[in-house]
Molecule: SAM riboswitch aptamer (S box leader)
Organism: uncultured Anaerovibrio sp.
RNA sequence: CUCAUCAAGAGCAGUGGAGGGACUGGCCCGGUGAAGCUGCGGCAACCAUUGAUAUGUCCUAUAUCAAAACGGUGCUAAUUCCUGAAGGCUGUGAGCCUUAAGAUGAG
Numbered sequence: 001c002u003c004a005u006c007a008a009g010a011g012c013a014g015u016g017g018a019g020g021g022a023c024u025g026g027c028c029c030g031g032u033g034a035a036g037c038u039g040c041g042g043c044a045a046c047c048a049u050u051g052a053u054a055u056g057u058c059c060u061a062u063a064u065c066a067a068a069a070c071g072g073u074g075c076u077a078a079u080u081c082c083u084g085a086a087g088g089c090u091g092u093g094a095g096c097c098u099u100a101a102g103a104u105g106a107g
Base pairs, nucleotide, nucleotide: 001107002106003105004104005103006102011040012039013038014037015036019029020028021027023084025082026081041076042075043074046072047071049067050066051065052064053063054062055061080101085099086098087097088096089095090094
């Protein structure tokens, strides 16, 4: 940089000591102990794996569906906690949608 997904799901202990939820503004979580680190659990089909079907090709490739948590990642308060920046819609002092941003995976 490109593509896909983001309304579901899943925590205890030890250590550690005051921060954390990306950033802004909110609103929350936190000495009934935050971040970080460690251990053991759990969730989840993105990659890898297995099976079926279809298409293509002539060696196995692509797509869809399913199985599977032993492998590689990820995640395990709140919709990605809400919001912002651009655009749009409606029954317009409110709400909704798309994109952007961010996160994760694959290339």